The part of an RNA shown here (large-subunit ribosomal RNA, half A) has 1709 nucleotides and comes from Leptolinea tardivitalis.
[in-house]
Context: one part of a larger RNA
């Protein structure tokens, strides 16, 4: 290290809990807002953080009322108060109610800032109260244009009105798409989603040009519509819930105005009256009746005001019954006795489970006030009818037509309705409807209005759940729409539990310590101790056993030596254990009970025991799970572990099965009745299937249809339904759960970044040297040519700047784009701030599809929305029975799906089915064959053809060619004169195996298959390849064999056996079993890879030649003559090539078989004789072997060793060998028979198993019923050797501290190992990576404690910065005192942390009360379906124009702000001066504007020099050493002087005229005379005034006192600063306002304006700190980014650069 047992620690599951959610039901109620809402910022408390309450009267103030003893609202005490003279609390009704919001004086970045006018406050100025002043509409009133009147319009009033907010509902205006149609476009989604407008508590609808209107239930998924697809889908009709009807225009009548004219008529308008319908009605006239003493209505519509009175409610409340003992016990409400009460046993709390402890409950009772409903009274209001004439009136750009469109379920040739556009109507003798249209009949009266109820949603209050119980159930049980994220819309968390009561650890130690622990005390417990009930697992440890150091892996399993350790959930057995429970007897008591005693059980307790129990050397076997797959250990997918949560579910309709009620019937919906814990119950038959079919259909009907038909046929005539409950299917719904890229809609975004408009801002230094211009030179003059003059320039070099070309690093970085080192641009198309515009179907683009807030071929966000996904993953206890397919057809099909085939269940049939035997049949393959069709050799003969001869003929002739026929041998999937074996079909017969075959009915999976064999196709007669057939096998199948090895050999695994017998393959050893037997082969480890070829390997068999007449091989010895055969040739002689290939000699010897020579010559062969003595020689066939034979980590081609058999062949005999087969029990399904029902004897079979059927079961969570357990200890945790076929159940110990669990039924959020799941805790990687550019050392001090704080010395670094200032931003981070748990990349006594407390002062400094620019807002206006969009006048907006102060000192921290001194601005007021002009919003003038170049005069600033004080070589002394300082500021005023500019081509001064400046001007312009040097101007400098800084000395060491030097220079540089100029260029270079002048109106001599002087006045905000950064953006104490201004010395052109100064830092391992 392993295992295991014990005991911690993390962690938080589990179990109890419940304050909080979620659903339904019933009653109520349902708008608030200018009298300032909704919703909000601040504030209010003794101290105050967050929540309730409320407002400056701020946890409240007042009156009425209800109550009666405690209050001061919660987290939450604490201090200090208040109540019986009634506090707090409760309810009505009042008052108060800051600011901001429609927000409304005006303006704005919501909570803020400036205003006007009245009146107040001694009150001018300033200040402060209090009211009041938006807009639009109406109404009134006064005024009033073009245009005369009059209208517009202005203006003022209105206790007129509107705006603005509301979660769902509901009406209008506008309107998607994603999806489904397996594509799509009509359609569908859907008139949804959204956006807009309105309206109310409901809203819409609604009294007929029709069956009032709404709802709900049916009709009905019916008629219909419909790419007639996918879908959409009425309506009359019935049965309920609610009911309620009316008003106007018009005819006529009068009235009042106003016009017109014809002067009393007409018209117009308005008012009053009368008037309202279709069997018409109504007006007018004319008869007749009637007018109140009758009769109806009324506050909701028809008219409208309330008043009383009573009842009934509602907003507080008030009263309610009954209990004691006993004992456990921390605590009684449990147990036991004994009792009450109940119109109260409903729920809740009280130390454990309560009717009688306590708050309730049940019935009953109550209101000053407000407020709601009823009833009466009062009170309001309204009322003729009849008949007859007449033809007056009854809603017009309207109905209605044609087009086109919407909408009615209806997509049309469409009827009713809307609406556009063109046309248009009749009026009662008239019009519109009845699904085109006509006719006829019925019905009905539009083009004006209003209208309760039944219904929708919510909100309170109550009351209820087989709804949750903290990862649940709201996003939110707790300071949750919080923290936190984002720039914004917008997104959106986690977190309950001490105890009955804080009784919250007093006091002591331990220690630096308020951390943390220890005792000790509390408590029933402290392993309940605040990080607190229970307290599981991962995961970390501590101890004890055993095992592990020569050994090799799926980490198990089986067997097992060794070690330890034990008396058990077992079994016997004790009574000298009375200890305990129950039980028996007895005393005692009222009774529980106590108390004594017996016996048996049971427990305990002892004894002894078969055993058990932890480890495990060593052996045998043996490749996880899941998932997709033909096929996975697979190096194909998932999973780090554990814990919790996570996936066929509801609802409607329709089908089968099973059940149960009723039965030719069945059964109710919606309401209704009454009720509750009610899918308890009692009505309700509207309707819905069912009893009767036929037909296209009128229609008939056990029939009926066709048909002339009484004919035939069709389809009926015979079978029970139905309404519930269950279960399996299917269709509509998100439909088993997760998951897209997208598509549309409404918003939010240009603080990144692209353009663009506006306003300001930056660019060291140095080079070059264009036009032009001079001068000098030439020239008759030119031109030119040299010189200088100038300074152009998308000009050059190079800093800040700004870019990103190259390379390294870096890449879990410094950093989500940077560092280093080079590099490119750097007066320009240039860099940058500030503040605006453009927006997604878009915007921007010097185009890269770049950019548009760190992902852009179309942002983000939210919503349709759970879009869709023929795809992919994942789907959760248990056992039993049965078991598939990877084929056909069809398919924008092929990885998807319908039908069929194969499977399961259930019923029915009951041998039909299959195998064999017999008979019968139909067939063209296998093979053969060549008779067709066709290929195809070879010979023969021939017809024809070429070709050549020729007498030209019907011609002869042929090394050519050759059909067709012969002859011979052939060949075929698309040839067959033939033709099996199997197979198939049919009949019969027999076998009796098989949950076998058909049949309907209900669920399926299944369509990717793969190997082996054998028939073929294709391909190379290649593939572990494709593709058919027919068989097996895997797939879904273990098991033995093949070393290992799905698809091959054997063989189908219900369980158990330490039992037998075998298949396949084996028997030397690993390793069961033969070193068995015969007989041969093989020498090559052949066995233990492999061909074509090739070989005198070796066995066995044929066949043929030689051969005792001497073969074969060896040796000896011959192999010759013609001839050098002829030709050829330079030669060719046996051997270059060619033709021929004789003869002779002989034993034998070719015109010649090899070498060889130029040729020859030479060796040899063939052949032929001796020797030599038995078998050679050539071929086929055949068994075994041999070469052929090269590859990559390592023999490595028997599974090792090793074999000569233990190889190979034949042939025996034995034994080995599986889950096979048999034996023996068991189990579980099924069949049969037999009793008889037990599920019982007796007999037969079956029981692998994926998709997938089918069956029966366990276990959660809740109900409901029954009997029950528990503080003497539930659930829930943790051990344990128990029990069941499995899910699983029990008992026991110990924890633990309040609720459970059984049996029977019933509902589901009902079981998790996997979904790159979701959450949360741990691991692991690992004490590794890293600790984010760099200089520290040391002494001191402080501290428990110092590398790191603090002083100190010494070093070091930045120094156009790492220094100083200030804008944005931050928002307190500053500055003191404590403190160190957390954050700090280490530590920390320190800190930008933490706790307190303290800090920011203005008339001049910034911003507002002043202005205006881009631009935005925007009365009136114009445009627009709404929303809105543009814009005039006005207003708002700085990044620019105006504007009044310095200098010192001071605090821990603020200063141009307080202090000290001096100073200015503004308006006031009031005194004096003075004596006519003054006046604006109008005019006019200024203000006021570009780049570049070049200069001028100034200052700041630098060096020098001068001047003052100090110090010095251990003591005194010195300088030309050395160190420091200084060399003033500020304000007013006055003088003159020093630049400059502009100016005799006229500075100023003066006047004249005047058609222009919208009127007016004296001003300005313009046009003229006069005259004749000025006008402007920053700084300087001199004077005045005033005070301060500078030192140094001394005590009494302070907030102390005295003391007060030097304070200058005609030096020298010298600015990007101040003022201003010339030149030159082209891109021609803001705007108002202060300002000055002028008039208008108006005001001034009753004295303006203006001047001095004096008093008093002067408002809001910002103001700390950081600001190139550790305070800001960047997630960080982040090498990045961040506008402006100063910027000092030495060397140097310079802001390069190097080194220095003041300053500042040493960057946190």
């Nucleotide at each position: 290290a392993g295992c295991u047992a014990a005991u911690g620690g993390u962690g938080a599951a589990u179990g109890c809990c419940u304050u909080g959610g979620c659903g339904c039901a019933a009653a109520u109620u349902g708008c608030c807002g200018a009298u300032g809402a909704a919703g909000g910022a601040c504030g209010c408390g003794g101290g105050a953080c967050a929540c309730u309450g409320c407002g400056a009267u701020a946890a409240g103030c007042u009156u009425c009322g209800g109550g009666g003893a405690g209050c001061c609202g919660u987290g939450a005490a604490c201090a200090g108060g208040c109540g019986u003279u009634g506090a707090u609390c409760c309810g009505a009704a009042g008052a108060u109610u800051u600011c901001c919001g429609a927000a409304u004086g005006g303006g704005g970045a919501a909570a803020c800032c400036c205003a006007c006018a009245g009146u107040u406050g001694c009150g001018a100025a300033c200040c402060a109260a209090c009211u009041g002043u938006a807009u639009c509409u109406c109404c009134a009133a006064u005024u009033g244009a073009a245009c005369a009147c009059a209208u517009a319009g202005a203006u003022u009033g209105g206790a007129a009105g509107a705006a603005g907010g509301g979660a769902a509902c509901c009406u209008g205006g506008g309107g998607a798409a994603c999806u489904g149609a397996a594509a799509c476009a009509u359609c569908u989604a859907a008139g949804u989603a959204c956006c807009c407008a309105g309206a109310g508590g409901a809203a819409a609808a609604g009294a007929g040009a029709c069956c009032a209107u709404u709802c709900c239930c049916a009709a009905a998924g019916u008629a219909g519509u419909g790419g007639c697809g996918a879908g959409c889908g009425a309506a009359a009709u019935g049965g309920g819930a609610a009911a309620a009807g009316c008003c106007c225009a018009a005819a006529c009548c009068a009235g009042u105005a106003c016009a017109g004219c014809u002067u009393g008529c007409u018209g117009u308008a308005c008012u009053g009256g009368g008037g309202u319908u279709g069997u018409a009605g109504g007006a007018u006239c004319u008869g007749a009746u009637a007018c109140a003493c009758g009769g109806g209505a009324g506050u909701u519509a028809c008219a409208a005001a309330g008043g009383a009175u009573u009842g009934a409610g509602u907003u507080a409340g008030u009263a309610g019954a009954a209990a004691g003992g006993u004992g456990u016990g921390g605590g009684a409400u449990a147990g036991c006795c004994u009792g009450c009460c109940a119109a109260a046993g409903a729920g809740g709390g009280u130390a454990a489970c309560a009717g009688c402890c306590c708050c309730g409950u049940a019935a009953a009772c109550g209101a000053c006030a407000a407020u709601u409903c009823a009833a009466u009274c009062u009170c309001u209001c309204c009322c003729u009818u009849c008949a007859g004439a007449c033809a007056c009136c009854u809603g017009a750009g309207u109905a209605c037509u044609g087009c086109c469109g919407g909408g009615c379920a209806c997509g049309c040739u469409a009827a009713u309705c809307c609406g556009g556009u063109a046309g248009g109507a009749a009026g009662c003798u008239g019009g519109g409807g009845a699904g085109u249209c006509c006719a006829c009949u019925c019905u009905c009266c539009a083009a004006g209005g209003c209208u309760a109820a039944a219904u929708a949603c919510a909100a309170u209050u109550u009351g209820c759940g087989a709804c949750c119980g903290a990862u649940a159930g709201u996003g939110a049980a707790c300071a949750a729409g919080u923290a936190c994220c984002g720039u914004g819309a917008g997104g959106g968390a986690a977190a309950g539990g001490u105890g009955a009561a804080a009784a919250g650890u007093a006091c002591c130690c331990c220690u630096g310590u308020u951390a943390g622990g220890g005792g000790a005390g509390u408590g029933a417990a402290a392993u309940a101790g605040a990080a607190c009930c229970u307290g599981a697992a991962a995961c970390c440890g501590u101890u004890a056993g055993c095992u592990u150091a020569c050994a090799a892996g799926c980490a198990g399993u089986c067997g097992a030596a060794g070690g330890g350790c034990u008396a058990a959930u077992g079994g016997c057995g004790g009574g000298u254990c009375g200890g305990u429970g129950c039980u028996c007897c007895g005393g005692u008591g009222a009774a529980a009970g106590c108390c004594g005693g017996g016996u048996g059980c049971g427990c305990g307790c002892c004894g002894c025991u078969a055993u058990g129990c932890c480890u495990g050397a060593c052996g045998g076997c043996g490749u996880g799970c899941c998932u997709c797959u033909u096929g996975g250990a697979g190096a194909a997918u998932g999973a780090g572990c554990c814990u919790g949560c996570g996936a066929g579910u509801u609802a409607u309709u329709c089908u089968u099965a099973g059940u149960g009620g009723c039965g030719a019937g069945g059964u109710u919906a919606a309401g209704a009745g009454a009720g509750u814990g009610a899918c308890a119950c009692u009505c309700g038959a509207a309707g819905c299937c069912g009893u009767a079919g036929c037909g296209a259909a009128a229609g008939c009907g056990a029939g009926u249809c066709u048909g002339a038909a009484u004919a035939g046929g069709g389809c009926g005539u015979u079978c029970a339904g139905u309404c519930g409950c269950u279960a399996g299917g299917a269709a509509u719904a998100g439909a088993c759960a997760c998951g897209a890229a997208a598509c549309c809609g409404g918003g939010u975004g240009a603080g990144c970044u692209a353009c663009c408009c506006a306003u300001g801002u930056c660019c060291a230094g140095g080079g070059u040297g264009a036009a032009a211009c001079g001068a000098g030179u030439c020239u008759a003059a030119a031109c030119g040519c040299u010189c200088g003059u100038g300074g152009a320039g998308g000009c050059c070099c190079g800093u800040a700047c700004c870019u990103a070309c190259u390379a390294a690093u870096g890449u879990u970085g410094c950093a989500a784009a940077a560092u280093u080192a080079g590099g490119g641009g750097a007066u320009g198309a240039g860099g940058u701030g500030u503040g605006g515009g453009u927006a997604g179907a878009g915007g921007u683009g010097a185009u890269a599809u770049g950019c548009c807030a760190a992902a852009c071929g179309a942002a983000c966000u939210c919503g349709g929305a759970g879009a869709u996904a023929g795809c992919u993953u994942g789907u959760u206890c248990u056992c039993c029975c049965c078991g598939a397919a990877a084929u056909a057809g069809u398919u924008u099909u092929a990885g998807g799906a319908c039908u069929a085939g194969c499977g399961c269940u259930a019923u029915a049939u009951g041998u039909u089915c299959a195998a064999u035997g017999c008979c019968g049949g139909a067939g063209g393959u296998a093979g053969a064959g060549c008779a067709c069709u066709g290929a195809a050799u070879g010979g023969g003969c021939u017809a024809a053809g070429g070709g050549g001869c020729u007498u030209a003929a019907u011609g002869c002739u042929u090394a050519c060619u050759g059909a067709a026929c012969c002859c011979a041998a052939u060949c075929a999937a698309a040839c067959u004169c033939c033709g099996a074996a199997u197979g198939c079909c049919g009949g019969u017969a027999u076998u009796c195996c098989a949950u076998a075959a058909u049949a309907u009915a209900g669920c399926a999976g299944u369509c990717g298959g793969a190997c082996u064999a054998c028939g073929g196709g294709a391909g190379a007669u290649g593939a572990g390849u494709u593709u058919c057939g027919u068989g097996g096998u895997c797939a879904a199948a273990a098991g033995g064999g093949a070393a290992a090895c799905a698809g091959c050999c054997c063989a189908g695994a219900u369980c158990a056996a330490c039992a037998g017998c075998u298949a396949a393959g084996g028997u030397c050893c690993c390793u069961a079993a033969a070193u068995u037997u015969a007989u041969g082969c093989u020498a090559a480890g052949u066995g233990g890879g492999a061909a074509a070829c090739g070989a005198u390997g070796u066995g066995g068999g044929g066949u043929u030649a030689c051969u005792u007449a001497a073969a074969c091989a060896a040796c000896c010895a011959g192999g010759a003559g013609g001839u050098u055969u002829g030709c050829u040739u330079a030669g060719a002689a046996g051997c270059a090539g060619c033709c021929a290939a004789c003869c002779u000699u002989u034993a034998a010897a070719g015109a010649g078989u090899g070498c060889g020579u130029a040729a020859u010559a030479g060796c040899u062969c063939a052949c032929u004789g001796g020797u030599c003595g038995a078998g050679u020689g050539a071929u086929c066939c055949u068994g075994c072997g041999c070469g052929g034979a090269a590859a990559a980590c390592u023999u490595a081609a028997c599974g090792g060793g090793g074999c000569u058999a233990a190889g190979c062949a034949u042939a025996a005999u034995a034994c080995c060998g599986a889950a096979g087969c048999u034996u023996u029990g068991g189990g579980u399904c099924u069949c049969c028979g037999c009793u008889u029902u037990a599920u019982g004897c007796g007999g037969g079979g079956g029981c692998g198993g994926u998709a997938g059927g089918g069956g029966a079961g366990c276990g959660u969570u809740c109900u409901g019923c029954c009997a029950g357990c528990g503080g003497u200890g539930a659930a829930g945790g943790u051990c344990g050797a128990c029990c069941g076929u499995a899910a699983g159940g029990a008992c026991g110990g110990c924890u633990g501290g309040a609720g459970c669990g059984g049996g029977c039924a019933g509902a589901a959020g009902u079981g998790a190992g996997a979904a790159u799941g979701c959450a949360g805790g741990c691991a692991u990687g690992a004490g590794u990576a890293g600790c984010g550019u760099a200089a520290a050392a040391c002494a001191c001090g402080u501290g428990a404690g110092a590398a790191c704080c603090g002083u100190g010395u010494u070093c070091a670094c930045c120094g156009u910065a790492u220094g100083u200032c200030u804008a944005a931003g931050g928002u307190u981070u500053c500055c003191g005192a404590c403190g160190c748990c957390a954050g700090g990349u280490c530590a920390a006594u320190c800190c930008g942390c933490g706790u307190c407390g303290g800090g920011u002062u203005a008339g001049u400094c910034a911003a507002g009360a002043c202005c205006u620019a881009a631009g935005c807002u925007g009365a009136g206006g114009c445009u627009g379906a709404a929303a809105a969009g543009c814009g005039u006048a006005a207003g708002c907006g700085a990044u620019g124009g105006a504007c009044a102060c310095c200098c010192g000192g001071u605090u821990a921290a603020u200063a141009u702000u307080c202090c000290g001194g001096g100073a200015c601005c503004a308006a006031u007021c009031a005194a004096u001066a003075g004596g006519a002009g003054u006046g604006a919003u109008g005019g006019g003038a200024g203000g006021a504007c570009g780049c570049a170049u070049c200069g001028a005069g100034g200052u700041a600033g630098g060096c020098c020099a001068g001047c003052c004080c100090g110090c010095c070589a251990u003591u005194g002394g010195u300088a030309u050493g050395c160190g420091g300082g200084u060399g003033a500021a500020c304000c007013a005023u006055g003088u003159g002087u020093c630049a400059g500019a502009c100016g005799a081509u006229g500075a100023g001064a003066c006047u004249u005229g005047u058609a222009g400046g919208a009127a007016a001007a004296u001003c300005c312009g313009c046009a003229g005379g006069u005259u004749g040097a000025g006008u402007u101007g920053a700084g300087a400098c001199a004077u005045g005034g005033u005070u301060g800084c500078g030192u140094g000395c001394c005590c009494u060491u302070g907030a102390g006192g005295c003391u007060a030097a030097a304070g200058u220079g005609a030096g020298u540089u010298g600015a990007g600063c101040c003022u201003u100029g010339g030149u030159g260029c082209c891109g021609a270079g803001a705007a108002a306002a202060g300002u000055c002048c002028c008039u208008a109106a108006a005001c001034g001599u009753u004295g303006a304006g203006u001047a001095u002087u004096g008093a008093g006045u002067g408002c809001u905000u910002g103001u700390a700190c950081c600001g190139c950064a550790a305070u800001c953006c960047g997630a960080c104490a982040c090498a990045g980014g961040u506008a402006g201004a100063c910027g000092g010395g030495u060397a140097g052109a310079a802001u390069a650069u190097a080194c220095c100064a003041a300053g500042g830092u040493g960057g946190a391992c």
Annotation: The source organism's lineage runs through Bacteria, Anaerolineae, Anaerolineales, Anaerolineaceae and Leptolinea.